[in-house]
Molecule: small-subunit ribosomal RNA
Organism: Bacteroidetes bacterium 37-13
RNA sequence: ACUACGGAGAGUUUGAUCCUGGCUCAGGAUGAACGCUAGCGGGAGGCCUAAUACAUGCAAGUCGAACGGUAACAGGGUAGCAAUAUCGCUGACGAGUGGCGUACGGGUGCGUAACACGUACACAACCUGCCCAAUACUGGAGCAUAGCCUCGGGAAACUGAGGGUAAUUCUCCAUAAUAUAUUAGAAUGGCAUCAUUUUAAUAUUAAAGUAACAACGGUAUUGGAUGGGUGUGCGUCUGAUUAGCUAGUUGGUGUGGUAACGGCUCACCAAGGCAACGAUCAGUAGCUGGUCUGAGAGGAUGAUCAGCCACACGGGCACUGAGACACGGGCCCGACUCCUACGGGAGGCAGCAGUAGGGAAUAUUGGACAAUGGAGGAAACUCUGAUCCAGCCAUCCCGCGUGAAGGAUUAAGGUCCUAUGGAUUGUAAACUUCUUUUCUUUGGGAAUAAAAUCUCCGAUUCCUCGGAGCUUGAAGGUACCAGGGGAAUAAGCACCGGCUAACUCCGUGCCAGCAGCCGCGGUAAUACGGAGGGUGCAAGCGUUAUCCGGAUUCACUGGGUUUAAAGGGUGCGUAGGUGGUUUUGUAAGUCAGUGGUGAAAGCCUACAGCUUAACUGUAGAAUUGCCAUUGAUACUGCUUAACUUGAAUCAAGUCGAAGUGGAUGGAAUAGAUCAUGUAGCGGUGAAAUGCUUAGAUAUGAUUUAGAACACCAAUUGCGAAGGCAGUUCACUAGGCUUGUAUUGACACUGAGGCACGAAAGCGUGGGGAUCAAACAGGAUUAGAUACCCUGGUAGUCCACGCCCUAAACGAUGUAUACUCGACAUAUGCGAUACACUGUAUGUGUCCAAGCGAAAGCGUUAAGUAUACCACCUGGGAAGUACGUCCGCAAGGAUGAAACUCAAAGGAAUUGGCGGGGGUCCGCACAAGCGGUGGAGCAUGUGGUUUAAUUCGAUGAUACGCGAGGAACCUUACCUGGGCUAGAAUGCAGAUUGACCGCUCUUGAAAGAGGGCUUUGUAGCAAUACACAGUCUGUAAGGUGCUGCAUGGUUGUCGUCAGCUCGUGCCGUGAGGUGUUGGGUUAAGUCCCGCAACGAGCGCAACCCCUUUUCUUAGUUGCCAGCGGUUCGGUCGGGGACUCUAAGAAUACUGCCUGCGUAAGCAGAGAGGAAGGAGGGGAUGACGUCAAAUCAUCAUGGCCUUUAUGCCCAGGGCUACACACGUGCUACAAUGGUAGGUACAGAGGGUUGCCACACAGCAAUGUGGAGCUAAUCUCAAAAAGCCUAUCUCAGUUCGGAUUGCAGGCUGCAACUCGCCUGCAUGAAGCUGGAAUCGCUAGUAAUCGCAAAUCAGCAAUGUUGCGGUGAAUACGUUCCCGGACCUUGCACACACCGCCCGUCAAGCCAUGGAAGUUGGGUGUACCCUAAGACGAUAACCGAAAGGAGUUGUCCAAGGUAAAACCAGUAACUGGGGCUAAGUCGUAACAAGGUAGCCGUACCGGAAGGUGCGGCUGGAACAUCUCCUUU
Repeated sequence: ACUACGGAGAGUUUGAUCCUGGCUCAGGAUGAACGCUAGCGGGAGGCCUAAUACAUGCAAGUCGAACGGUAACAGGGUAGCAAUAUCGCUGACGAGUGGCGUACGGGUGCGUAACACGUACACAACCUGCCCAAUACUGGAGCAUAGCCUCGGGAAACUGAGGGUAAUUCUCCAUAAUAUAUUAGAAUGGCAUCAUUUUAAUAUUAAAGUAACAACGGUAUUGGAUGGGUGUGCGUCUGAUUAGCUAGUUGGUGUGGUAACGGCUCACCAAGGCAACGAUCAGUAGCUGGUCUGAGAGGAUGAUCAGCCACACGGGCACUGAGACACGGGCCCGACUCCUACGGGAGGCAGCAGUAGGGAAUAUUGGACAAUGGAGGAAACUCUGAUCCAGCCAUCCCGCGUGAAGGAUUAAGGUCCUAUGGAUUGUAAACUUCUUUUCUUUGGGAAUAAAAUCUCCGAUUCCUCGGAGCUUGAAGGUACCAGGGGAAUAAGCACCGGCUAACUCCGUGCCAGCAGCCGCGGUAAUACGGAGGGUGCAAGCGUUAUCCGGAUUCACUGGGUUUAAAGGGUGCGUAGGUGGUUUUGUAAGUCAGUGGUGAAAGCCUACAGCUUAACUGUAGAAUUGCCAUUGAUACUGCUUAACUUGAAUCAAGUCGAAGUGGAUGGAAUAGAUCAUGUAGCGGUGAAAUGCUUAGAUAUGAUUUAGAACACCAAUUGCGAAGGCAGUUCACUAGGCUUGUAUUGACACUGAGGCACGAAAGCGUGGGGAUCAAACAGGAUUAGAUACCCUGGUAGUCCACGCCCUAAACGAUGUAUACUCGACAUAUGCGAUACACUGUAUGUGUCCAAGCGAAAGCGUUAAGUAUACCACCUGGGAAGUACGUCCGCAAGGAUGAAACUCAAAGGAAUUGGCGGGGGUCCGCACAAGCGGUGGAGCAUGUGGUUUAAUUCGAUGAUACGCGAGGAACCUUACCUGGGCUAGAAUGCAGAUUGACCGCUCUUGAAAGAGGGCUUUGUAGCAAUACACAGUCUGUAAGGUGCUGCAUGGUUGUCGUCAGCUCGUGCCGUGAGGUGUUGGGUUAAGUCCCGCAACGAGCGCAACCCCUUUUCUUAGUUGCCAGCGGUUCGGUCGGGGACUCUAAGAAUACUGCCUGCGUAAGCAGAGAGGAAGGAGGGGAUGACGUCAAAUCAUCAUGGCCUUUAUGCCCAGGGCUACACACGUGCUACAAUGGUAGGUACAGAGGGUUGCCACACAGCAAUGUGGAGCUAAUCUCAAAAAGCCUAUCUCAGUUCGGAUUGCAGGCUGCAACUCGCCUGCAUGAAGCUGGAAUCGCUAGUAAUCGCAAAUCAGCAAUGUUGCGGUGAAUACGUUCCCGGACCUUGCACACACCGCCCGUCAAGCCAUGGAAGUUGGGUGUACCCUAAGACGAUAACCGAAAGGAGUUGUCCAAGGUAAAACCAGUAACUGGGGCUAAGUCGUAACAAGGUAGCCGUACCGGAAGGUGCGGCUGGAACAUCUCCUUU
């Protein structure tokens, strides 16, 4: 300096992420309605529905200065005393004639998709009353008719006949032109017909007066203005499931008609006209300026105001007129309403008010012509529901107010909390001072009237102008102004989970309810209802409805199509769209200037007027458009002349499973015949059906048939796609390469169209070997309409004709150009040496840039661009219904809606899972040993029973578990009897007194009621302290509920090796990396590598026991040597040993060999007590199972308080048709019984263990020593060993059960204890399916001890030692686990998800015999009013008329069909619902990989055949690529 004032997002698919995509919200608006509420003023607006029907009043009249006149009123005259009569004489004027107006103004939006409207042009094809300008004229004559009078008809509306009358009514004559017509010329111009100007001749056509001073009229012509008429370009909704329409149709010649052109009409001639750039048909709709919204482009809309159109009860028609086919005129038909004397008549609010009706819904039967405007008039004036005003309504916009300042004890009350207190409501209130908009009262009081009419004066170009004066206001005593009074009269609505500003308490308990979307509510709801508090807006606030926006979600601005919705199955090609290089001209597109138009209002800007604003005024800008004109010529178009690079042609060569037809070959299969040969063959996971002694299978020979072509063979090649494979011949087509050849843009794409188009399927005729839907049989299975097997028909093959679809896929349209590279391969060409290499066209893999949501694509693009075509716009309903086209059929193509959901979906991530894979581990399997499951008993559980059988634990991870010990107690359960500040404890106060103890009555006891005894410590005392009882107050109590409100504790995965973090890096992100990989380990143990480097919790180690040695110490332990002895380490002694208990050492792959880079592994290695973690224990990561426990304890909330608390007695927890778990004892001879005899460890003991002695058969009892424990004792260890006996039996096995007699503990052994003796002597002879434990001092087997405990139901549990094995090839399988990888439609995570039939309810919808209605078209019949014709009779002098008649035509009728809509017995599928039934089709290799097309079959998902796809897992092989 120029340009510019302008654009916000959020919630919701997921465990989380990115994307696609819909739904929803925040904004603005309204002619609105509804709910709650309401002080005032200004300005606007107000039937969107029934163009439904309308009572009543008003909305168009006026002129006596056009006329005859005089019904009413007033004045006057005349007559009369008066009443009264009379005179149109005057003002005036009913009715009538005549003129002008009624075609404007006002209403509505039915119809109309059209030159209706908008815009711009045109009329050389037109009209125009009143108005303006100009020129000329205005002379004569005549016939009627209304009113009126007379007589009639009729209920009325109205009307007939006769008589007489006027005009600015009507008729005739005269005159007449720049008028009209005809004829004959001339000039100029244009736009085709022609127009304009002009000359001459002939013919035709006018008029009205009123008034008497001006003046106003009348007639003819021309011009103007205004208003209209007509034509044309462009613009103007939806549907193609409307594709063909049209006979006055398109054009011509002529006739008629019109103001005017014209098929506007008619006769004849021709056969045209419109249409994919959407005709016709159907539906909807007045159009525009504008309005709302939007950044804009657009989208929606067409109230008020303004322009145009159309309509006036529905339909048709003309008359009058300047203008109408006429809202408040006429005629006719129809529907409806009203009057009627039944004969006949009247009417049209979509004018203003108003009524009824409809509806969610829209006002007063108001005032005035004062202003503005209109009609008539010379004027006064009259009329005017136009208009100006007022009334009603928060309907909208705008403005104002409901007070202002001070005021803390931060009052009371309310609400909340962590509650002796605090917070909040809240300076809010009270209270003090101030103000007066509004309110009330009193008083004043407009502008709008600039002015006109009228009168007077003056001027005047006779149009008018100037001055003065009188009168006129509906709104309205309104706006406004002033005085007095006094905070006085005035706040609500919605919301408070997120979006979205605003939080707590109580109530409720998936109930009641909320909800715009997501979603809240199942006992601690900021989401329901109430309250307190808060937030937003405010005389309003919310809700509902509709439109735009957000939505770039129809994308011109400004989208997409590999996998999300979406590329046509493929080519050829018409229309169309687009198009190479240079040049000539043109100027259509394009660009620039200018002119016209784009009404006003509105929008915008500036200024101005109402106190401000809304509102209004003035001016400007804008109106992005159309038309005309002048110029520019780069680009596009058209045109001219050329060019060769696009394209095609030609020549030479080359390539291939390219196509069509013919000929021909071998292997295999099946059949037939013959031969050999004998009992099976075949088939499967295993079988069976089947074949076979009538000779199969097998083997050999000969022969017949049809179909397909091993090896070559390959991510090979060819073709447009589908597709194409033995060999060979013929014909046809194509690609590629090379070329100094030819043409010269001939090109690209391609809606419709045409052709081709796997498999299946269809028709006709052949053929029929194999295979094989359907079908049959056999299996499998709960079933098996399947998978498997045996058969087997269509079909598979050929010819001809149909069908026209596929996951017809690269899920990727065609063409052209451009954009780093590497490697491989096919076929050419060039240069060569066989290496290597250049170039072209194909086929592939990997990658740069770039792109993409990502996966990925990447010169064969999904990159960068251009051209053209096709297709998409949430999921389902549905590729369904209906319609149409095609097809023999099957079916194909085209292709919706109602309804329903808030998602459906793509890619990738982390997990989890898999009847996926790889690696590895574990008593996981295997190899072994012993059990359980069978018996009896013990014990626990379920079930049943019961007054109660208290409660909990329930796959693994409940069931000899809580309980390590239920006769009472325990005890929580039941029955009964009692207590209520309570059975226990704290604190405060009062009171009594010791407390304790003993005892009586009653009672089942608890309890109730008494009696006796006693009077603490300190201090002189008062009193204090301690203790106990009673009373009062205050905190009770609860094994009641919720383990899904919790803490703590515990189980399990699992002593499995995992789980994470910081920084960095990668990815849009969730996330990844690290932690993966190669090795190794018991181990995420360690090593190596690596965009990772480090770290933490786990592992290991540190701790304890055990194994070896040493040191120290030596009693209660020990005893080698010495002594002694009652022969017992008993004693003197001893520390050597054992042992005890303190400390220390030892083991680390340290050494050797081998392997290995290393970590490490192997070696019956060495050494060593022990060897690779020596054995065992304690120790349990992040987390999972809403795992267990409110009954150990603690604890939130809820419940209970003469009971769900507390005390007591008795009962129960021990029941018993049954089922299960865990155990004990057995079934015997590796044994039982009897006798003898040996060896442990670890524990316990004073309310105790108890030696020893005696009694008893024994349990035990009576005496009684020792021991508070290395001293005494329990205590005997048992299996073992030795001897004897039993001899295979229900036994000398086994011991259940039962009887009798005893013992012990204990207030008490009945329910319900243990032990002893005698007697009794059940089942059981090794245990089905199935299942458990254990890898060494282990299993098995044997006994011992302890806790609990008065005693014991212990065969349990926890420890202790004795004796003491077998086996492990190995990891295929079962189970569990770890890591990596893969698939997933799972994420409550496979106990997942999910499909279809059937049954139930609800909803919308298709078909349907029929039935009802609607509009439209066609044909025919009939035809009102009217129009155009014809016409001898009647009227008339005539013109003409009446009558009759022809044609057209509204309405009506008839007929056949089409279309649309409603309804319907019955019927079809679809959607939704929370539970149901049957199966389990899909997702993992989903247990038969899935899916697509087609055919058949089946309760259903579905199965099978044929062909295709990968959007299939795994394994193997092959090939290719990358790196070295």